[in-house]
């Protein structure tokens, strides 16, 4: 000073599944208007569904023999969050900034 590892950051890449139903407010466009009509957003509940933010669950290996604990995940559960866009997204790659035992 490098390397590997971890933790932060910036740039790229990233998947699945109803752009569903009722209700309410809203705004734009038609209309002479009207809880008429077409579109669009929030929000609320209801069914249907998806896992890769987060959270929970757990197994074998774990110096002998037995017993306890400990014991991962993109595996499981769907609380959470998602299901056009758009956000965000678990892992990747690259750069940076830092921390460290060994080498």
């Nucleotide at each position: 000073a490098c390397c590997a590892c971890c933790c932060g950051u910036g740039c790229g890449g990233g998947a699945g599944a109803g752009a569903u139903c009722a209700c309410c407010g809203g705004a734009g466009c038609g209309g002479c208007a009207g809880g008429c009509g077409c579109c669009c957003c929030g929000g609320u509940g209801g069914c249907g569904c998806c896992g890769a933010a987060g959270g929970g669950g757990c197994a074998a290996a774990u110096c002998c023999u037995c017993c306890c604990c400990g014991g991962a995940a993109c595996c499981u559960c769907u609380c959470a969050g998602g299901c056009a866009a758009a956000a965000g997204g678990a892992c990747c790659g690259c750069g940076c900034g830092g921390g460290c035992a060994g080498g």
Model confidence (mean pLDDT): 77 of 100. Predicted 3D model of a 103-nucleotide RNA (Glycine riboswitch aptamer) from Mangrovihabitans endophyticus. Lineage of the source: Bacteria > Actinomycetota > Micromonosporales > Micromonosporaceae > Mangrovihabitans. Rfam family: Glycine riboswitch aptamer. About the family: This family represents the bacterial glycine riboswitch.